RNA sequence: GAAGCCCGCCAGGCCGCCGCUGGUGCAAUCGCCGAAAGGCCGCACUGGAGGAACGUCCGGACUGCAAAGGGCAGCGUAGCAGGUAACUCCUGUCCGCCGCGAGGCGAGGAUCAGAGCAACAGAGACGAGUCCUGGGUCGAGCGAAAGCGAGGCUUGGGGGUGAAACGGGCAAUCUCUACGCGCAGCAAUGCCAAAUAGGCCAGUGAUGAUGUGGUCCCGCGGAGCUGGCGGGUAGGCAGCAUCGAGCCGGUGGGGUGACUCCCGGCCCAGAGGAAUGGCGGCCACGUCCGGGCAACCGGACGCACAAAAUCCGGCGUACGGCGGACUUCACAA
RNA sequence: GGCGCUUUAGCUCAGUUGGUUAGAGCGAUGGAAUCAUAAUCCACAGGUCCGGGGUUCGAGUCCCUGAAGCGCCACCA
Numbered sequence: 001g002a003a004g005c006c007c008g009c010c011a012g013g014c015c016g017c018c019g020c021u022g023g024u025g026c027a028a029u030c031g032c033c034g035a036a037a038g039g040c041c042g043c044a045c046u047g048g049a050g051g052a053a054c055g056u057c058c059g060g061a062c063u064g065c066a067a068a069g070g071g072c073a074g075c076g077u078a079g080c081a082g083g084u085a086a087c088u089c090c091u092g093u094c095c096g097c098c099g100c101g102a103g104g105c106g107a108g109g110a111u112c113a114g115a116g117c118a119a120c121a122g123a124g125a126c127g128a129g130u131c132c133u134g135g136g137u138c139g140a141g142c143g144a145a146a147g148c149g150a151g152g153c154u155u156g157g158g159g160g161u162g163a164a165a166c167g168g169g170c171a172a173u174c175u176c177u178a179c180g181c182g183c184a185g186c187a188a189u190g191c192c193a194a195a196u197a198g199g200c201c202a203g204u205g206a207u208g209a210u211g212u213g214g215u216c217c218c219g220c221g222g223a224g225c226u227g228g229c230g231g232g233u234a235g236g237c238a239g240c241a242u243c244g245a246g247c248c249g250g251u252g253g254g255g256u257g258a259c260u261c262c263c264g265g266c267c268c269a270g271a272g273g274a275a276u277g278g279c280g281g282c283c284a285c286g287u288c289c290g291g292g293c294a295a296c297c298g299g300a301c302g303c304a305c306a307a308a309a310u311c312c313g314g315c316g317u318a319c320g321g322c323g324g325a326c327u328u329c330a331c332a333a
Numbered sequence: 334g335g336c337g338c339u340u341u342a343g344c345u346c347a348g349u350u351g352g353u354u355a356g357a358g359c360g361a362u363g364g365a366a367u368c369a370u371a372a373u374c375c376a377c378a379g380g381u382c383c384g385g386g387g388u389u390c391g392a393g394u395c396c397c398u399g400a401a402g403c404g405c406c407a408c409c410a
Stems, first nucleotide, its partner, number of pairs: 001329004006324005012283007020048007031040003050305001054316002057314005062185004074181005079093005094108001095106004109176002114174002116170002131159003134155005141148002189238004199229006211220004231409003244267001246266005252261003285302007334406007343359004352390001362376004383399005
């Protein structure tokens, strides 16, 4: 210097003006929008996108429905040991494969429970079998003998075909073993307001449903309830932004590590057609142009992928730059 | 925002338990027939099985991952 491999970091900074949006406080209870439920105007302070917010591929939280327990079916996972709320994730390690190497990848249990599959080629493909050849043995016959020897039996050595030739392969084929999973998803769900033919069909119900109260199997109560078609609305509030699987720091303790414990500090986006933007100045960085021996000066342009939509933990994919460790090769000393 | 389905020739679709060379109809091209055209008959071409990776001796088919396209959903009574 080139190529590669692993790990970490950043996603320009500051100031001013204008604007959008959430929260808190003050002011106000008047006024405005709306049919109503409900929402809003002003001022001050303060918060306001990402490492992937993305794909929605996994796992949870949360909510509703269902549900004694267990089983069947279905789906998923699979060396061993650990981490975690959980996982198909992560860590360590064994084994296998790939790479010269740094390193990377692996759905990696069981074929002594059973079933199934193997095209083409090849004599033969899961039942074994004999195309060529070798070994062993018997041996018609020939020969004086040594010996030669058709052929039979056996062996499965070698050749040839093939991914694979009697010993196996394929369980990302059925299956078995072990373990896990009830079903749906914030357009879940709860509440309010308005409007509407209160109609038809099916199921269920006076052997008491739906509902409701508790002592949870016993009361109250008495005609509906559930689904579909048809009909109406296209509004609002909560869920929803939060003291939590939270964030930051510690040459803290334990552990090889993932991770965990302790201590201190902090409160850190949230709308609902959907906010985080625009302009100006200075500094920094990069590229290009001009001047200069050089330090440098002046000018122009400015990045990639991409934007929260209930919230978290992962994985995968897209993409600009910087730094460090290591490997191989080339060159120089 | 959430959930589901599809992708095979120019178009619409098949493709069996994974097996040799992936088929059908319409369309395209060439020929026959006709005075000519259509219909008809004959022949023939045309494929990254959406992309990439894995399992396997072998993948359109099984698994993973990405891309594109399509569809469904609310509330009241």
Predicted 3D model of RNase P RNA and transfer RNA as a complex of 410 nucleotides. It holds a member of the Rfam family "Bacterial RNase P class A". Rfam classes the family as a ribozyme.